[in-house]
Context: one part of a larger RNA
Molecule: large-subunit ribosomal RNA, domain IV
Organism: uncultured Pseudomonadota bacterium
RNA sequence: CUAUGUUGAAGGAACUAGGCAAAUUACUUGCGUAACUUCGGGAUAAGCAAGCCCCAUUUCUGGGCAACCAGAGGUGGGGGGCACAAACCAGGGGGUAGCGACUGUUUAUCAAAAACACAGGGCCCUGCAAAAUUGAAAGAUGAUGUAUAGAGCCUGACGCCUGCCCGGUGCUGGAAGGUUAAGGAGAGAUGUGCAAGCAUUGAACUGAAGCCCCAGUAAACGGCGGCCGUAACUAUAACGGUCCUAAGGUAGCGAAAUUCCUUGUCGGGUAAGUUCCGACCUGCACGAAUGGCGUAACGACUUCCUCACUGUCUCCAACAUAGGCUCA
Numbered sequence: 001c002u003a004u005g006u007u008g009a010a011g012g013a014a015c016u017a018g019g020c021a022a023a024u025u026a027c028u029u030g031c032g033u034a035a036c037u038u039c040g041g042g043a044u045a046a047g048c049a050a051g052c053c054c055c056a057u058u059u060c061u062g063g064g065c066a067a068c069c070a071g072a073g074g075u076g077g078g079g080g081g082c083a084c085a086a087a088c089c090a091g092g093g094g095g096u097a098g099c100g101a102c103u104g105u106u107u108a109u110c111a112a113a114a115a116c117a118c119a120g121g122g123c124c125c126u127g128c129a130a131a132a133u134u135g136a137a138a139g140a141u142g143a144u145g146u147a148u149a150g151a152g153c154c155u156g157a158c159g160c161c162u163g164c165c166c167g168g169u170g171c172u173g174g175a176a177g178g179u180u181a182a183g184g185a186g187a188g189a190u191g192u193g194c195a196a197g198c199a200u201u202g203a204a205c206u207g208a209a210g211c212c213c214c215a216g217u218a219a220a221c222g223g224c225g226g227c228c229g230u231a232a233c234u235a236u237a238a239c240g241g242u243c244c245u246a247a248g249g250u251a252g253c254g255a256a257a258u259u260c261c262u263u264g265u266c267g268g269g270u271a272a273g274u275u276c277c278g279a280c281c282u283g284c285a286c287g288a289a290u291g292g293c294g295u296a297a298c299g300a301c302u303u304c305c306u307c308a309c310u311g312u313c314u315c316c317a318a319c320a321u322a323g324g325c326u327c328a
Base pairs, nucleotide, nucleotide: 001323002322003321004320005319006318007317008316010314011313014312019309027051028050029049030048031047036041038157052079053078054077055076056075057074058073059072060071061070062069063068080084092307093306094305095304097302098301099299100298104116105115120155121154122153123152125150126149132141133140134139158294159293160292161291163224164223165222168221169220170217171216172215173214174213177212178211179210183206184205188201189200190199191198192197225243226242227241228240229239252286253283264280265279266278267277268276
């Protein structure tokens, strides 16, 4: 010096990206226990006290014929120690907000999460030789199942809800019309031949799906506006005008895991707060199953505050063990 430990005056997070690490707490019995809540929880909430040994007395339970033995308590008195759950073992707690309902799953070897899954919700396909998948095929899975079943896709407990747009793309439906291949048809034309013929070419007409066309469909892919003016202070604009669109963003939420300007402004917390919480709304660029907004419980998740606690720090020191280094 390094590693692993032990201890530490006064202070107690001033450390740091961040209490990382360490410390605190820890058991049993009795008392006591808030908001909120899906009434189950939250809860070991929080918080407080007791616990060793001896003596006396007393109650109960079990066994035994009995003497008595074993166990669980109550009451009173006394004793010792720095320390009585005496070692080991053995939750720190509380508040706020975000995300995800939850238990679970995951990057074997840098990510355990807000990602995946999930119960629940929805759309769509499938009538059984099912759809779908696999395989040149036979066949197999689906399923020894039968629409309360099976496949695909999306959402993700629960509560309140889920607005407008079918112009584009997709899907579904549509006895008309247009376009459209091979095929059918064969007017006509060409070559050759004396001719019959042979060969080549070929206009109408006929001719499927598809596409065009007409509808429906958004818990299908997706989309959800400008400009100008106006009220008896000012400001603002319920109101009006105009252009465009398939339709112009409803409810709810909002500087947000989304806000560039931005450390927005106001309030709270601090002596001092780019973070945090509550509001405002000027939403660069939230928004309704690519779900919106809430939500008890839960989380080795993330944010902020706080009590306790501490060598994280002010500021380092000593000791133990092992290694290194130097000297002998």